[in-house]
RNA sequence: AGAGUUUGAUCCUGGCUCAGAACGAACGCUGGCGGCGUGCUUAAUACAUGCAAGUUGUGCGAGAAAGUACCCUUCGGGGUGCGAGUAAAGCGGCGAACGGGUGAGUAACACGUAAGUAACCUUCCUCCAAGUCUGGAAUAACUCUGCCAACGCGGGGCUAAUACCGGAUGUGAUCCCUAGGCUUCAUGGCUCUGGGAUUAAAGCAGACCUCUACUUGUAAGUUUGUGCUAAGAGAUGGGCUUGCGUACCAUUAGCUUGUUGGUGGGGUAACGGCCUACCAAGGCUUUGAUGGUUAGCCGACCUGAGAGGGUGAUCGGCCACAUUGGGACUGAGAUACGGCCCAGACUCCUACGGGAGGCAGCAGUAGGGAAUUUUGCGCAAUGGACGAAAGUCUGACGCAGCGACGCCGCGUGAGGGAUGAAGGUCUUCGGAUUGUAAACCUCUGUUGAGUGAGAAGAAAACGGCCAUGGCUAAUAUCCAUGGUCAUUGACGGUACCACUCGAGGAAGCCCCGGCUAACUACGUGCCAGCAGCCGCGGUAAUACGUAGGGGGCAAGCGUUGUUCGGAUUUACUGGGCGUAUAGGGAGUGUAGGCGGGAGGAUAAGUUAGAAGUUUAAUGUUCAGGCUCAACCUGAAACCUGCUUUUAAGACUGUCUUUCUUGAGUAUGGGAGAGGGUGAUGGAAUUCCAGGUGUAGCGGUGGAAUGCGUAGAUAUCUGGAAGAACACCAGUUGCGAAGGCGGUCACCUGGCCCAAUACUGACGCUGAGGCUCGAAAGUUAGGGGAGCAAACAGGAUUAGAUACCCUGGUAGUCCUAACCGUAAACUAUGGAUACUAGAUGCUGGAAAAGUCAAUCUUUUCAGUGUCGUAGCUAACGCGAUAAGUAUCCCGCCUGGGAAGUACGCUCGCAAGGGUGAAACUCAAAGGAAUUGACGGGGGCCCGCACAAGCGGUGGAGUAUGUGCUUCAAUUCGAUGCAACGCGAAGAACCUUACCUGGAUUUGACAUGGGAGUGAAAGUCGUCAGAGAUGAUGGCCUUUCCGCAAGGAACACUCUACACAGGUGCUGCAUGGUUGUCGUCAGCUCGUGUCGUGAGAUGUUGGGUUAAGUCCCGCAACGAACACAACCCUCGCUCUUAGUUGCCAUCAGGUAAAGCUGGGAACUCUAAGGGGACCGCCUGUAAUAAACAGGAGGAAGGUGGGGAUGACGUCAAAUCAUCAUGGCCCUUACGUCCAGGGCUAGACACGUACUACAAUGGCCGGUACAAUGGGCAGCAAACUCGUGAGGGUAAGCUAAUCCCCAAAAACCGGUCUCAGUUCAGAUUGGAGUCUGCAACUCGACUCCAUGAAGUUGGAAUCGCUAGUAAUCGCGGAUCAGCAAUGCCGCGGUGAAUACGUUCCCGGGCCUUGUACACACCGCCCGUCAAGCCACGAAAGACGGGAGUACCCGACGUCACUGAUCUAACCCGCAAGGGGGGAAGGUGCCUAAGGUAAGACCGUUGAUUGGGGCUAAGUCGUAACAAGGUA
Repeated sequence: AGAGUUUGAUCCUGGCUCAGAACGAACGCUGGCGGCGUGCUUAAUACAUGCAAGUUGUGCGAGAAAGUACCCUUCGGGGUGCGAGUAAAGCGGCGAACGGGUGAGUAACACGUAAGUAACCUUCCUCCAAGUCUGGAAUAACUCUGCCAACGCGGGGCUAAUACCGGAUGUGAUCCCUAGGCUUCAUGGCUCUGGGAUUAAAGCAGACCUCUACUUGUAAGUUUGUGCUAAGAGAUGGGCUUGCGUACCAUUAGCUUGUUGGUGGGGUAACGGCCUACCAAGGCUUUGAUGGUUAGCCGACCUGAGAGGGUGAUCGGCCACAUUGGGACUGAGAUACGGCCCAGACUCCUACGGGAGGCAGCAGUAGGGAAUUUUGCGCAAUGGACGAAAGUCUGACGCAGCGACGCCGCGUGAGGGAUGAAGGUCUUCGGAUUGUAAACCUCUGUUGAGUGAGAAGAAAACGGCCAUGGCUAAUAUCCAUGGUCAUUGACGGUACCACUCGAGGAAGCCCCGGCUAACUACGUGCCAGCAGCCGCGGUAAUACGUAGGGGGCAAGCGUUGUUCGGAUUUACUGGGCGUAUAGGGAGUGUAGGCGGGAGGAUAAGUUAGAAGUUUAAUGUUCAGGCUCAACCUGAAACCUGCUUUUAAGACUGUCUUUCUUGAGUAUGGGAGAGGGUGAUGGAAUUCCAGGUGUAGCGGUGGAAUGCGUAGAUAUCUGGAAGAACACCAGUUGCGAAGGCGGUCACCUGGCCCAAUACUGACGCUGAGGCUCGAAAGUUAGGGGAGCAAACAGGAUUAGAUACCCUGGUAGUCCUAACCGUAAACUAUGGAUACUAGAUGCUGGAAAAGUCAAUCUUUUCAGUGUCGUAGCUAACGCGAUAAGUAUCCCGCCUGGGAAGUACGCUCGCAAGGGUGAAACUCAAAGGAAUUGACGGGGGCCCGCACAAGCGGUGGAGUAUGUGCUUCAAUUCGAUGCAACGCGAAGAACCUUACCUGGAUUUGACAUGGGAGUGAAAGUCGUCAGAGAUGAUGGCCUUUCCGCAAGGAACACUCUACACAGGUGCUGCAUGGUUGUCGUCAGCUCGUGUCGUGAGAUGUUGGGUUAAGUCCCGCAACGAACACAACCCUCGCUCUUAGUUGCCAUCAGGUAAAGCUGGGAACUCUAAGGGGACCGCCUGUAAUAAACAGGAGGAAGGUGGGGAUGACGUCAAAUCAUCAUGGCCCUUACGUCCAGGGCUAGACACGUACUACAAUGGCCGGUACAAUGGGCAGCAAACUCGUGAGGGUAAGCUAAUCCCCAAAAACCGGUCUCAGUUCAGAUUGGAGUCUGCAACUCGACUCCAUGAAGUUGGAAUCGCUAGUAAUCGCGGAUCAGCAAUGCCGCGGUGAAUACGUUCCCGGGCCUUGUACACACCGCCCGUCAAGCCACGAAAGACGGGAGUACCCGACGUCACUGAUCUAACCCGCAAGGGGGGAAGGUGCCUAAGGUAAGACCGUUGAUUGGGGCUAAGUCGUAACAAGGUA
């Protein structure tokens, strides 16, 4: 720091996902040790049991027992001492308000921070100064006694105090009166003079005898210590108040009656509506009141570069709470977790009368939950309460236990060790890898086990002794300080250390397609499964499962959850709004925000300095301590904040003075479909009346409905009505937008220009608000010609609730009033300033010049086009910005659900405004690129159409295919580009199929072992359908070696490796082939352009058969295709001259190159020439080229062939061959016989033969070329009607043979018929091939003589030696189903105006939502399943509030006839004063009643929505998507 994912590819926008860090975690697998931390996040649910707050005898009275010693004893026991002034209980004091827990409530002065308190309190502690005098009455404990289940409650009697109550004194304090001083922002505060009133106390302990009293010694004396009282001050802790900060919802917009303020009174420690009476009517709120939801707040913690975001466990600060709600008491302090009272719920006890209880203390239990520990030890340390102290108490705390929950550290060994062992895995079978890994050798001893030794944490206090000092009369005592001695450890016999043993006890988890480090095999076969995203899996899965190997981390590793990050994806730092999400439809204007020039003042903002504060811890830096680290400790810096203060005075603000340029006003001109009202005009349309006139009109792609003989349409005249205003008219004008169009008048708004004067910032924007706002629609009343939703009819169509046609009602028009939306668009908010130009148009003004005008120039306002810089993802924008800046407003944050639901609001309604979520997807989208496609366009080509000729489709036959049949009809080929195709030869064979019979190392190859020497081979015989089996005869291998023997070869047997497979996969492949297409294209290098995909080149103007060539051009070159080079045919030359040829010469024949000879010709076959737009004329651009001509055998690639670019079709072929994988192995292999591939209701393709006279038949006469031939072609002769037979010359071929060419020509006949056409079919007789013609051959002869008389829709070939027509040859082959295929020659046409149309193709361009590319994509209803949501008669529940009723406890107020120790009066009785019970009243918790509002859950049914490989119906959108 980024990466993956939208596309064929690209750039952008934009979401989703990943890599990081963290956690009080949980789950899965695994688990050696230690240190330090940490551990109910859920039910503030309920709790058994134990413990968690007591202490004090130096405040007070009283005061045991067990036991023991002694004595007594009636042996039952009793007494005394010790135990012991102890325990327990009581009165009193202090504490219990701390410490510990939890986070329910709380959106608040609760918290944080900074202030204030002149409006306050403060036990204990410290300091200062004063005092502590003198009396009294009770009461608990105790004792006697009563009630009671229990808790407990009484009555009589005694007694003490630091308990309670008087009196004195008053340093002081408080209050009143009074004279001053100082001071504050204010109320006020402080101090002080004099006088008055009110107001305190408690003792206890130790020591001593100097004084005093008795006088032993003690005390009321002295002294010390500690208490107590009233003040003052401090410290500490708190109360109250205030500024600022502190979550979400506006689908919560109004809230409030003690409410806001005042006065009097009350209350409080204290201010205050805190409470009360009266008075006033205020107070809060869009800077978010009120309401709702959620939440303890902070230091901090996690993350982040930071700004931020999230969190609020442990530790620390504050707050709140203590079963729920309410209340007060005590006290310095509580409205009190382990106190009280009342009410409610729950639990327990009960004798049913009544009582008891509160773990959100520490452990622990149940429950809930994915989930969270021991009913441990100790007060040794730290801290706390009480105490003079010893000490007691302390689940605070210190420790231990449990849990890998986290962080940190250590270990599971180290070194050597190659035969690179075995085993595993893979393999191309060679090997590779696991792997120095192991074994083995040499070591070490962390840890572990055992044995031993063994800390620090503990020095205070107290005590003993000593010393010094203080108080004092004092060497008592006491106090203080110092020294010294002794005592005290839960953890724990722990840490640490030493020795011994011994590599011995200690490694797993996840991952390996990309992101993301790491690959192979097997299994599986869209199954099982994986998956964070993209996505894997349908028979060769690096993605599933397993194994081997590898990678990562490591006592852990993964997963899940959550948070931040990446995410600049809410953008303060740091985003956007023309087309991706996003500018409000427009204006006006309130609040608000922002605001021109100059001077002065001020100091709120701002900047700088200083001070205070920002607790500690954390975090950072530097040091230090545990062996290191985690952890702990110290110091520093930091704490970015707030407050106070000083200074500055630029900028902003505020105040003030001033200016004119922003803005406005006045004056003079100007243009205009700006608005409103009222008049008025002509054309057209329709209707009405009349005339003329006759059969149609109208309408369409074509028709029909419709109108018309009752007279239409057409035409003429007259009249009526309503609406709209042709031409002018223009990217012209006006208006804020919507919008505005005949003419005239009236009323009226805004704008522009010019020149001067005036005001003096008066400005810009604008949340809410208000106004305007097309069309459609609504209400009421008019109006209604034309047009025209709905509707009707006619067409079209598979259907046609549409498009087209004929009609036609609302509506369109007017008046009044609603509605308030539009692609209300420039998809571009308003204002201001600045930033090259060029060129139109509209409205003004000016200058020069002119007689005048045009033209020209300048300038202001507006409206267009192009364009520089710049901007933009690109397209594009570009002074009318989408550039550069400022100000203000509106809006956006993935797609769908959805502009939907609910709520509110507006509306008569229709509907509008505001406006979610659940759920679902990994995309949705913008611009541009390359293709492909279009019932888009342009140009061009092709037997593509057209013009022609001949066919196919009809018949019969042949042949192939489909389908069917069959035991089998083997397999493949299937639009063009399968179908006379593989097959250039299916009777057996072929043959792959079927039936049956055989066989198993095999019909064929290699290797091992054994045997034999021929068992092989050859000729027979028998059985059998044959394969095969049995058997006989002949033969008895080669080499080396004397031989034995060996080697080779051949065969047999045997077991295993293996052979074999026309079995599967052409969608695993090679090779080969078809097709587009012999179409003219397809690419590259460098350069340039573009962010990029890509473009350019290759486009353009011409031209060509051609990307052929020329010109132009940011391109310049090049490769593969084109062309040429090659073969062949056509002309010619040279050379050569047999088997070919024969002009001349000679010979010769019945004839014949037959012979001599010739080398001329033809021909043969080798090499040359020739044709190149080369020449001429014209056209074109002076080019390329084209047109014509000459010459020439041939003329514009001369004809034909071979030759097939990049690629497309997962095209064809595993059955030519090869081959991966899979499958079969006594069979899916091999052999054999027979059958089948030849079937047949039918359908299709390709052919042949015909339908006849351009013909058939008969007779005669001519003229070819290509080829083939020894298992062959075969002449001649001969036999047969013939197929053919017999015999046989020649020929291994320019020599011989096949070989007759046929159409043609000549003559004759037939005369338009199912024929003298046609020949199928069938019968008979034969020939040939072959082992064999039954299934199933060809041919011959005789006889038979079918359909068929030119072929529907449709469709094929062909542009010249072509079509058409005629025959000939060859391959395969024994023969042949060949009418097929491949070749050869003979005869030999017609037509092409032309490119509108059909088909195919090329180039350019355009649109696109297609890219598997139109056989594309894609929409909606319906049907099925699943999911979440809305509505709904209702039902259930919750919290908050209102009104009323009842009203506990309790405070307060009043009363108090009853009761009453302290004080006063009184001799007493009694009275007074004070107090109490009781009563009344206000307030009040819980409860009840009533009516609503709000929220949640549920609900028959219902509504739409989303999702779901192959359902139904259509085809709405994307191309002009076929009606844009």